Record summary:
This is a predicted structure of a 72-nucleotide RNA (transfer RNA) from a Bdellovibrionia bacterium. Model confidence (mean pLDDT): 81 of 100. Taxonomically the source falls in Bdellovibrionia (Bacteria, Pseudomonadati, Bdellovibrionota). RNAcentral holds the sequence, with entries from ENA.
RNA sequence: GGUCCCAUAGUUUAAUGGAUAAAACAAAUCUUUCCUAAAGAUUAGAUCCAAGUUCGAUUCUUGGUGGGACCA
Numbered sequence: 001g002g003u004c005c006c007a008u009a010g011u012u013u014a015a016u017g018g019a020u021a022a023a024a025c026a027a028a029u030c031u032u033u034c035c036u037a038a039a040g041a042u043u044a045g046a047u048c049c050a051a052g053u054u055c056g057a058u059u060c061u062u063g064g065u066g067g068g069a070c071c072a
Stems, first nucleotide, its partner, number of pairs: 001071007010025004018055001027043005048064005
């Protein structure tokens, strides 16, 4: 320098164009307990950035950023 892949909650994964972005673990609060643990209930929390297509974009297109693989 060229080609390809990936980026979603604190972490690991879903959602393949259709509206409140889902779940598990983790976190906070409450109940229970003498305390802790366990159990139960509730709550908060995310689409890498910009532009475009579309009635509608996590999804499709382009560019950029970061990470990875291969070739030279």